[in-house]
Source information:
The part of an RNA shown here (large-subunit ribosomal RNA, domain III) has 387 nucleotides and comes from an uncultured Erysipelotrichaceae bacterium. The sequence was found in a public genome assembly. Its mean pLDDT, the model's own confidence on a scale to 100, is 82. Rfam family: Bacterial large subunit ribosomal RNA.
Context: one part of a larger RNA
RNA sequence: GAGUAGCGAGAUAUAGGUGAGAAUCCUAUACACCGAUUGACUAAGGUUUCCAGGGGAAGGUUCGUCCUCCCUGGGUAAGUCGGGACCUAAGGCGAGGCUGAAAAGCGUAGUCGAUGGACAACAGGUUGAUAUUCCUGUACCCGCUAUAGAUGUGAUGGAGUGACAGAUGUGGUUAUUAUGAGCCCCUUAUCGGAUUGGGGUUCAAGCGAGGUAGAUUUAAGAUUGGCAAAUCCGUCUUAUAUAAGUCGAAGACGCAAAUACGAGCAAACGGCUUGCCUAGUAGCGAAGUCAUAUAUACCAUGUCUUUAAAAAAGCUUCUAAACUUAGUUUAUAGCGGCCCGUACCAAAACCGACACAGGUGGUCAAGGCGAGUAGCCUAAGGUGAGC
Numbered sequence: 001g002a003g004u005a006g007c008g009a010g011a012u013a014u015a016g017g018u019g020a021g022a023a024u025c026c027u028a029u030a031c032a033c034c035g036a037u038u039g040a041c042u043a044a045g046g047u048u049u050c051c052a053g054g055g056g057a058a059g060g061u062u063c064g065u066c067c068u069c070c071c072u073g074g075g076u077a078a079g080u081c082g083g084g085a086c087c088u089a090a091g092g093c094g095a096g097g098c099u100g101a102a103a104a105g106c107g108u109a110g111u112c113g114a115u116g117g118a119c120a121a122c123a124g125g126u127u128g129a130u131a132u133u134c135c136u137g138u139a140c141c142c143g144c145u146a147u148a149g150a151u152g153u154g155a156u157g158g159a160g161u162g163a164c165a166g167a168u169g170u171g172g173u174u175a176u177u178a179u180g181a182g183c184c185c186c187u188u189a190u191c192g193g194a195u196u197g198g199g200g201u202u203c204a205a206g207c208g209a210g211g212u213a214g215a216u217u218u219a220a221g222a223u224u225g226g227c228a229a230a231u232c233c234g235u236c237u238u239a240u241a242u243a244a245g246u247c248g249a250a251g252a253c254g255c256a257a258a259u260a261c262g263a264g265c266a267a268a269c270g271g272c273u274u275g276c277c278u279a280g281u282a283g284c285g286a287a288g289u290c291a292u293a294u295a296u297a298c299c300a301u302g303u304c305u306u307u308a309a310a311a312a313a314g315c316u317u318c319u320a321a322a323c324u325u326a327g328u329u330u331a332u333a334g335c336g337g338c339c340c341g342u343a344c345c346a347a348a349a350c351c352g353a354c355a356c357a358g359g360u361g362g363u364c365a366a367g368g369c370g371a372g373u374a375g376c377c378u379a380a381g382g383u384g385a386g387c
Base pairs, nucleotide, nucleotide: 012030013029014028015027016026017025031384032383033382034381039364040363041362042361045345046344049343050074051073052072053071054070055069059067060066079140080139081341082340083339084338086117087116091112092111093110097106098105099104121138122137123136124135125134141337142336143335144334145333146332147331148330149329150328151327152323153322157318158317159316160315161314165305166304167303168302169301170300171299172298173297177293178292179291180290181289182201183200184199185198186197202260206255207254208253214247215246216245218239219238220237221236222235223234225233226232261288264284265283270277271276272275306309350359351358366378367377368376369375
């Protein structure tokens, strides 16, 4: 320079409390803002920022009794969630091998590699901080052992399935919400009650029965094929057929399941500043039905377009070798179930030198008006932007 520029989009007010000290911390009451997000969950990334008690030097664009700051403690619980003990894609590595003065490059078998395939748990409750992980209730999967019954078991090989684009319809459903009716509770109506207004009317996985929509020929015989074999697949022949049989979706129904949840009612001990905390906690607890409309979610099934839309494991089945005191399978019972992640943020905690008007993948998607995820106003929930 200069007590100058600036203090980074936005609404606060009042009362009480705490305290040495309060516009800024806490509580209450008003008011206001977001509400396809300023709500809820999550991938990446961060790495303790989470919670409790204490503190106020510095950090916080003011203040500060407060904090994502400092100190001391505490917190992340899984057979089923995600990953590994399974599989492969692009791509990587690569025994032998080929190439190359050397270093090394390429690449077969193979081995890694999810953003994909496969794969068994749901509802309620609970903490200051975790929960599909703890607890309660009800399930499911795999392995081992035992008992009882039945019995040809068996690949690294064969075959089938797995197994796939985009757009746009139709039919059947469910979630959700609304409306109407019923039921229950509270409230109002100066007493009583007709009345008024408000709120609630909920519930999973799993198991069972059923057989709707839909899908589909079935049986016998013969084998140049599937690198060997096959009863499997394929091919061929004969018989059968538009209807029987077989398979069988989402969902609904029954159990699970009322002892849960539930509007509402609602303490006390104790503590102190004596009307507040404890606490809307413990505890008590009503009704808990039907119809209509409705998805972009679920199931089934069409049409159109051309550039014609993964692989392997798994599963089913077939045999080869081998085995057949084994093995396989059914039922019941007992026992066992490893490693890693799990707090918190998703924007003041990530990437931007900053508590930065920027950037950052996915999921959920309430009401009124509306074609609508637009726009405006609201719910749940969150917030009032650190002068």